The prediction has a mean pLDDT of 79. The RNA shown here (THF (Tetrahydrofolate) riboswitch aptamer) has 105 nucleotides and comes from a Syntrophomonadaceae bacterium. Its Rfam family is "THF (Tetrahydrofolate) riboswitch aptamer". About the family: Tetrahydrofolate (THF) riboswitch was first reported for Ames et al. as an RNA motif in 5' untranslated (5'-UTR)regions of folate transport and biosynthesis genes in Firmicutes genomes. Of the family's consensus pairs, 94% are formed in the model. Taxonomically the source falls in Syntrophomonadaceae (Bacteria, Bacillota, Clostridia, Eubacteriales).

[in-house]
RNA sequence: GGCAGAGUAGGUGCCAUGCGUUAAGUGCUAAGGGAUGGGAAGUUGCCCUUAGACGAAAGGUGUCAGGUUAAUCUGUGCCUGCGACAUGGUACCGCGUCCGCUGUU
Repeated sequence: GGCAGAGUAGGUGCCAUGCGUUAAGUGCUAAGGGAUGGGAAGUUGCCCUUAGACGAAAGGUGUCAGGUUAAUCUGUGCCUGCGACAUGGUACCGCGUCCGCUGUU
């Protein structure tokens, strides 16, 4: 010098726990900020804050409590769903530049 490889932020599926279902969260727009393979800078990717717009799938059950003539109703417990929901685990995918690292030649 050549060749090959490892390694990020994150993404998707599944599982578990939990939150909401009286609508937060997620997603979208604008502005500002932050982190980001081992190192440096870095965005079209990611996160945070503020403002704005939009926006939903709910049902069942009771030897409980309140309440009623009774029913409806309210609270609460449980169950089944729903949410482009949160966290963790797991499998797969996974830095474009420069410099490094490992192996090989």